[in-house]
């Protein structure tokens, strides 16, 4: 200096052909126990890496930019 992949919840990852933003582990509140633990019900948490665009509609598809990481010179 070129090419490729990744970036979604705190942590790890899904997300299918563009239309419902999830799961699993923590985390809160309740039941369960003499207590703790396991177990069970409910819940809370999200700028889908920034910015732009396409389009009736964008996590999705274009273009850049940040970041990590492969590979080539």
């Nucleotide at each position: 200096g070129g090419a490729c992949c990744a970036u979604u919840a705190g942590c790890u990852c899904a997300g299918u052909u563009g239309g419902g933003a999830g799961a699993g582990c923590g985390c809160a509140u309740c039941c369960u126990u003499g207590a703790c633990g396991u177990g069970g019900a409910u819940g809370a948490g999200g700028u889908c890496a920034g910015c732009g665009g396409u389009u009736c509609g964008a996590g999705c598809c274009c273009g850049u930019u940040a970041u990590g990481g492969u590979c080539c010179a």
The prediction has a mean pLDDT of 82. The RNA shown here (transfer RNA) has 73 nucleotides and comes from Erysipelothrix inopinata. The source organism's lineage runs through Bacteria, Bacillati, Bacillota, Erysipelotrichaceae and Erysipelothrix. It matches the Rfam family "tRNA". The family's RNA type in Rfam is transfer RNA. RNAcentral records the identical sequence in 3 taxa. The sequence is in RNAcentral, with records from Rfam.